c-di-GMP-I riboswitch aptamer from a Deltaproteobacteria bacterium, 79 nucleotides, folded computationally. The model forms 100% of the base pairs in the Rfam consensus. The source organism's lineage runs through Bacteria, Pseudomonadati, Myxococcota and Myxococcia.

RNA sequence: AACCGAUAAAGGCAAACUGCUCGUGAGGGCAGGACGCAAAGCUAUGGGUCUCCUUCGGGACGAUUGCCAGGCCGCCGAA
Numbered sequence: 001a002a003c004c005g006a007u008a009a010a011g012g013c014a015a016a017c018u019g020c021u022c023g024u025g026a027g028g029g030c031a032g033g034a035c036g037c038a039a040a041g042c043u044a045u046g047g048g049u050c051u052c053c054u055u056c057g058g059g060a061c062g063a064u065u066g067c068c069a070g071g072c073c074g075c076c077g078a079a
Stems, first nucleotide, its partner, number of pairs: 004077002012037002017032006035066001041072003045069003048064003051060003
């Protein structure tokens, strides 16, 4: 340094649900809340799923990175 990942330590994130709010919607933001997470950090690049529109061919600078993969970056260090 790479791989790897403890019933380690420090620190971190926050599902469902609830309230307020934005959006036609999928969903997003904030607060509460913790199911989980070693990339549950960033990125819609490929695939998947979902939403809206449609003349059903398709269209969207639509959604999702906590669905999988790729790219970029990063804390700790037992076996």